[in-house]
This is a predicted structure of an 87-nucleotide RNA (c-di-GMP-I-GGC riboswitch aptamer). Its Rfam family is "c-di-GMP-I-GGC riboswitch aptamer". Its family is annotated with cyclic-di-GMP binding in the Gene Ontology.

RNA sequence: AAGUAAAAAGGCAAACCUGCCGAAAGACAGGGACGCAAAGCUAAAGGGCCUAAAGCUUAUUGGAAGUAUGGCUGCCAGUUGCACUAU
Numbered sequence: 001a002a003g004u005a006a007a008a009a010g011g012c013a014a015a016c017c018u019g020c021c022g023a024a025a026g027a028c029a030g031g032g033a034c035g036c037a038a039a040g041c042u043a044a045a046g047g048g049c050c051u052a053a054a055g056c057u058u059a060u061u062g063g064a065a066g067u068a069u070g071g072c073u074g075c076c077a078g079u080u081g082c083a084c085u086a087u
Stems, first nucleotide, its partner, number of pairs: 001087001002085003011036002016031004021026001034074001040079003046076002048072003055067004
């Protein structure tokens, strides 16, 4: 340099449970480990996915439907970095 096959001290922590915030999606804290070589960071601007209380839009007069400005980076992506060496 290239790569992530194998290994890895150390690191992170899905589901689930408890508490708590929220309309919801989901977040946070504690417990807990399915997994992870970026499961670090970026959602104020690449795509994707989830949600729809309020606002807005639509048709309607009664509850709907749509919509992100609400979220997810443990979906891809971007970016920085650790370790290692089948090269």